[in-house]
RNA sequence: UGCUUAUCUAGAGUGGUGGAGGGACCGGCCCUGAGAAACCACAGCAACCGAUUCUGGCGUAAUGCUUGGAAUUUGGUGCUAAUUCCUACCUGAUAGGGAAAGAUAAGAU
Numbered sequence: 001u002g003c004u005u006a007u008c009u010a011g012a013g014u015g016g017u018g019g020a021g022g023g024a025c026c027g028g029c030c031c032u033g034a035g036a037a038a039c040c041a042c043a044g045c046a047a048c049c050g051a052u053u054c055u056g057g058c059g060u061a062a063u064g065c066u067u068g069g070a071a072u073u074u075g076g077u078g079c080u081a082a083u084u085c086c087u088a089c090c091u092g093a094u095a096g097g098g099a100a101a102g103a104u105a106a107g108a109u
Stems, first nucleotide, its partner, number of pairs: 001108001003107006013042005021031003027086002043080003048076002050073007057065002084101001089098003
C1' cells in the first nucleotide's frame, strides 16, 4: 500500500508517570477521577514467523528434502474488559448463514 494468503466465540495485568478521555468507523451499549489515552518498568498469554528437539513421508551409494505432525520458547512480531463488545450490506419470520470493513501474521510490490 484500493495487492495475496491464513486466522479472529480461547487465552493473558500489576506498578510508576500522566490527568480526560477510550472502545477503528455509523447507531447502540459499555469502560473511565475507585483515574481514560499515551509513555515507562516488570509480569503474563499465544504459537503467525524463526530456532531447538522428537516423530512420520519422500529420496540417495552416502550427505539429504521448496515435506506432514507434535513438543518447547533463548529470537522477530502481536496481544493482555466485553465474540473483532454488538450492529451497519445481502439472505432469513426468528435463530442462523454469507459478505464488507478492521486487526494480526507471513508474503508481494
Background: A computed fold for a 109-nucleotide RNA from Candidatus Scalindua sp., annotated as SAM riboswitch aptamer (S box leader). The organism belongs to Candidatus Scalindua, within Bacteria. The prediction has a mean pLDDT of 81.